Record summary: This is a predicted structure of a 352-nucleotide part of an RNA (small-subunit ribosomal RNA, central domain) from a metagenome.

[in-house]
Context: one part of a larger RNA
Order: sequence, then C1' cells, then structure tokens
RNA sequence: CUGGGCGUAAAGAGAGCGUAGGCGGGAAAGUAAGUUAGAAGUGAAAUGUAUCGGCUCAACCGGUAACCUGCUUUUAAUACUGCUUUUCUUGAGUAUGGGAGAGGAAGAUGGAAUUCCAGGUGUAGCGGUGGAAUGCGUAGAUAUCUGGAAGAACACCAAUUGCGAAGGCGGUCUUCUGGCCCAAUACUGACGCUGAGGCUCGAAAGCUAGGGGAGCGAACAGGAUUAGAUACCCUGGUAGUCCUAGCCGUAAACGGUGGACACUAGAUGUUGGAGACAUUUUAUUGUUUUCAGUGUCGUAGCUAACGCAUUAAGUGUCCCGCCUGGGGAGUACGCUCGCAAGAGUGAAACCC
Repeated sequence: CUGGGCGUAAAGAGAGCGUAGGCGGGAAAGUAAGUUAGAAGUGAAAUGUAUCGGCUCAACCGGUAACCUGCUUUUAAUACUGCUUUUCUUGAGUAUGGGAGAGGAAGAUGGAAUUCCAGGUGUAGCGGUGGAAUGCGUAGAUAUCUGGAAGAACACCAAUUGCGAAGGCGGUCUUCUGGCCCAAUACUGACGCUGAGGCUCGAAAGCUAGGGGAGCGAACAGGAUUAGAUACCCUGGUAGUCCUAGCCGUAAACGGUGGACACUAGAUGUUGGAGACAUUUUAUUGUUUUCAGUGUCGUAGCUAACGCAUUAAGUGUCCCGCCUGGGGAGUACGCUCGCAAGAGUGAAACCC
C1' cells in the first nucleotide's frame, strides 16, 4: 500500500464557524476532457518466456515468436462522470402569522438563612464527639427579643421537564439579543453536505492587576484516635471560592457513541405546536391524526458478549478525525504557545 476497525478490547478531536479540497437533487441540449472501441507509429539490444536449431549432451551459442500491460497521433461511440447553456422544485434558504423555553449580556430589586456589631432579658455553662479534648464563657457566653451591617447562594415550584454547538444555564423585574418549533401560502432556484490548515467558544483549579471577603475552606496550627497517624473525627484558619479586566485551554470536557442524508415492525409515557371528532360548566375534559423534541420497553437485523434497536451500535452513501501488542511514555529531544504552572506536537534505545 491493500485490507480491517474506533459504546465497554487500541482508536470520535471538548465544541462550533469556516478556507482549500473531496462529494453532491430532477429534465433537456451541446461538447467530447475522463471513459470505451478500432487503426497507425513507437515501446533499443541483451536478459527473461515459448519454440526450433548448432557444439556427442548440458552449460553455452544462434534463429523465430510472443511479451514490453506504456506513450503519441488519429477515426469513431456518448451510457456514466466532467465542462458550457437552458430549465424544474422535492434539498437548502427568504418572507408572513403564531408558540415554548434555567439560551446569552447588562442593569435594578426581594425574602429566608448565616456571621458580625449595638442594646434589652437572663445565669453558668456552651460547643463538639463513638467517647473526649483543644476552643468560647462571670471582662456575662450559649439561649431569647429589638435594631443595624455585610457577603454569598436562591428553599418550595422541580420533573423520568425545558433551553443551548459544547462547556453550561435556576429568586423576581426591565432593556438589548441569538437560536429553535408549528401552520398555511408566496418567492429564490441546488444557493447543498463535510471540512486539512485557520479562527472562535470552552467546567473546575491555577496565574496577573484592582476590589470584595458572610459562609465554606487546600496549606497551616492545635485537640483527639493510633504501635505510628505528616490522615479519616473535632476546634480554629490563610490562599481560594465572589466582582471587574486580562491570561490559561485542560477534565471520566461521557451517550466513554464525529457530522449530514435516506431507508427499515411496533407498544407506552412525556414536552412544545397544529388539525379532526365527541363532550362541555365556553374554555374544560376525553379520543384520535400529524410535525418537532425527550424517556422506557421491544421485532427484524447487528454484536465477542453485555447490549443497541426510527434519538441504532440495523441497512446504505459522502466527508473529516483517529487506531495498529504491553511497558518505556504522553516521557526525552526539538519546535510552537504561555507571566508562570504548564499545554500542544511527540520518539527511540532497552525489557517482555
């Protein structure tokens, strides 16, 4: 290379946008580049192959043929692909009318709880644990009442729910803003799919600068436990957790399942629309059809099995990424990026 794979055995990039490229719906006409057929020229000789012959045979040597799977020119064919032109509407998109939503950003605001501060009542304990102790408290704690301050998170609703490309998103209100779904028409007319590089987003922790700091809490200190206890438990507690601006770019970033399209039994729940029928307290309920999501079960089929099964891991097409025994090793070296931490790319010797 051919070939085989990627839910769990090695293997889907964390996610998207998109350049080049690859691939691409129906009809007609032209062209003849790819493609197919014929012809001509060429494809050195030797070697090799087939066969005939010469040395007594063979090696060796000679003759002939095929082969040289190719290239060039030319004549034709036109199904498919390409190219050019015309055209179509089902893919894609636009317009109109509705709809749901923790989608995003900024601002404002609410109550509960916690801690602290001040004051009142009140007196000897509180706290904590398996049991204790450290700790707090007669300088009046804990408890309780009143008032105030601060920061962070939003109980119930809450769901097997919803939204988002993923990360993720949850008190309430306002403003700005992205996407999605449904219905019926009209319009554009293949405008599409994927996507090497590239760009953007990307939990937590961490970093830089400035704020903030209630609770929690790495590190740290003390008390216990223990043979020891650099832990688990307890009392404290710094960074951090929060905000603003910037960096980092990683996660079991998981559905461990790349994206798009088409096809292939059903059953049952649920979310958002649209329609029909029935009912009715006239805006309720029920039945049912259909579109879009989200669950459970299950046939065929697939799978090593587990399991998957119209949300496929089934049957096919297109494009990208990735894998090739275990360790060494996601290490070394080099390069790129980063303030750093480190990230990305990524071996070999050697051992089995």